[in-house]
Context: one part of a larger RNA
This record gives sequence, structure tokens and C1' cells, in this order.
RNA sequence: CCCUCGUUAAGGAAUUCGGCAAAGAUACUCCGUAACUUCGGGAUAAGGAGUGCCUUUUUAACUUCGGUUAAAAAGGUCGCAGUGAAGAAGGUUUGGGCGACUGUUUACUAAAAACACAGGUCUCUGCUAAAAUGUAUAAUUGAUGUAUAGAGACUGACACGUGCUCGAUGCCAGAAAGUUAAGGGGAUAGGUUAUUUCCUUCGGGAGAGAAGCUUGGAACUGAAGCUCUGGUGAAUGGCGGCUCUAACUAUGAGAGUCCUAAGGUAGCGAAGUUCCUUGUCGGGUAAUUUCCGACGCGCAUGAAUCGUGUAACGACCUAAACGCUGUCUCAACGAGGGACUCG
Repeated sequence: CCCUCGUUAAGGAAUUCGGCAAAGAUACUCCGUAACUUCGGGAUAAGGAGUGCCUUUUUAACUUCGGUUAAAAAGGUCGCAGUGAAGAAGGUUUGGGCGACUGUUUACUAAAAACACAGGUCUCUGCUAAAAUGUAUAAUUGAUGUAUAGAGACUGACACGUGCUCGAUGCCAGAAAGUUAAGGGGAUAGGUUAUUUCCUUCGGGAGAGAAGCUUGGAACUGAAGCUCUGGUGAAUGGCGGCUCUAACUAUGAGAGUCCUAAGGUAGCGAAGUUCCUUGUCGGGUAAUUUCCGACGCGCAUGAAUCGUGUAACGACCUAAACGCUGUCUCAACGAGGGACUCG
């Protein structure tokens, strides 16, 4: 010097990103216990007091009638100290955020505000169900279930609520018209040549061309889909700008205009969302970029991508206070084990 411990004057968070770590509290009996609340809780809230031993008395329960155990009262007595050592046993309170809760999770850096959850809503599915596994066959799960059932999606207890928009995208329904594949159809055109016409130097050459075979192929016909017509937001999503205006000024109930499918309602709001920003005001502090309460033109909040509240709960995040302490002022001493030297 390192590790693990112990003690410490005075101060008591001045340390630090942050009370991280440590300290403190902890048992039992009695008293007492607030806001708030879903009336269950909150609650061991908080905050107090007592605790040894001896004597006497009383009561209760049990009893093998010998006692045993428990509780209470009065008196006495010792120490610095009586749950006297050891062992075992919550630090507390307050404000805010998030998530209702118990639970689950990154085996080996994340335990959370993430996941799940009961509850809510929508959609699909009438049974050989939908959905899923499967060579998309059989078979199986669904289910020895049957719409108070099963599957998928979103939200996430509870309370109050959940606005406007169907133009886009998706989905559902519709079927008049347009477009549209293979297939059907076969107008018509070509190839081949039995035959035949003409010419001929008799070797052949030039035309026409049935049937069959064959190549191309028009009209017409032809489903879903798409176009189209409606519907649908707890479907994916979206939810404006400019100018003017009231008897000081300021503000703008109001007016005008452009655009849109519709222009953000109730709420909440410098927010875990606010760039400017340490916004402004108030509170708390001697002093606070954090915190709490307000304000609101919100760069870029907002309603099941849920909005706003909320008792209880949380090894969550954040702020404050009491208690407590070697976290610190500022370090000291001690114990054990290493390091170091020798073997």
C1' cells in the first nucleotide's frame, strides 16, 4: 500500500451526478394513530410509555389433584445500563411522474415506465366452423367444444369521457356500364400438289389448282380483378392560412377572404412531449438549470396509436424533510488476511 472488519473529538450530507456506501431503527406488552379512500384500507401510520430480581395477594385455563401455565395488583430491592451479552427482528414522513394491482422478462452488462393481467371494444366463424399444422393429400388441433363458444386485432383495474373527417389507403356490400386472360370460335390469308393450261431447244420452263395435311388468324364469346356506386374511424390515418376590427394603449367577442375530406372538441399543457429556455409569476432555500403550484400562440399535446383523474401497490424515476451517521471537513488508531524480506 491492498482486501475484510472495529472504534472515533467537534460538526452532521458541507461529500457526491445522486445519502452510493455505512450508520441508525428493529423484539414483546400497553396507549395512541392524520389526510385521503374503491370504506376493504391507509396502519406496525406517525408518536409515546414499560420490560430485571425478590415478597405477598388475586384471577383464569388445564390437571395424573401433586401441581403446571398465563395474566393482573401491591410492596421491596440492585446496577451506568433489565428484549442488560449472543442470536433474531421495519428507519420514518411528505410532494410529483409512470404503471392500477399479485405476477413475467434480456440464463452471462438492462427487472423497468417494457410484457402480461382482469375489464373494454371491433372483426371473423352456423360446424366437415373460422383459424392453425401438414407434401396444402390424408390426418390432427380447434373440441369429445357450438356464438354466454372459438379465433384474430387493438386497448389495459376503477371513475368521468371517448369530438370532427370516408377525399386517400384498407375492408365490406353492390352490380348497370367500361376494361380484361386462358379457352371457345374460325371470317379470311399462306404453304404443299392429284390434276390441268400455255410455251418448248423435248431436257424442261411458266401459270391455274380440288381433296387432304399444314401455318397465321379477324369478328363474336369469355370470370374474378380494376374502373365504377355506396358503406365503414375502439379500420391505416388526418384534424389550415391570410387580412381587418371595440371612445388611450393593448387585446380581439366579431367581420372578410383563400384552401380543405374535415380544419383539434372535452380535457391536459415549458409535460418522460417546449427548440427559443435557466420561459414568466408564486412556493420551498441564505443561495436551486432540478422540484412543486400556476400561466399558455402547445418549435412539434389531445381523446381505446386511448384523454384526464385516481385509493392501494412498486428492489421503478424524481424532489424535499426528520432521524442517523467517517460520505465529507480530515484524517487517526486498532484487528485479521495479503503484498514485501528470508527460508
A computed fold for a 343-nucleotide part of an RNA from Candidatus Scalindua sp., annotated as large-subunit ribosomal RNA, domain IV. The prediction has a mean pLDDT of 86. The sequence was found in a public genome assembly. Lineage of the source: Bacteria > Pseudomonadati > Planctomycetota > Candidatus Brocadiales > Candidatus Scalindua.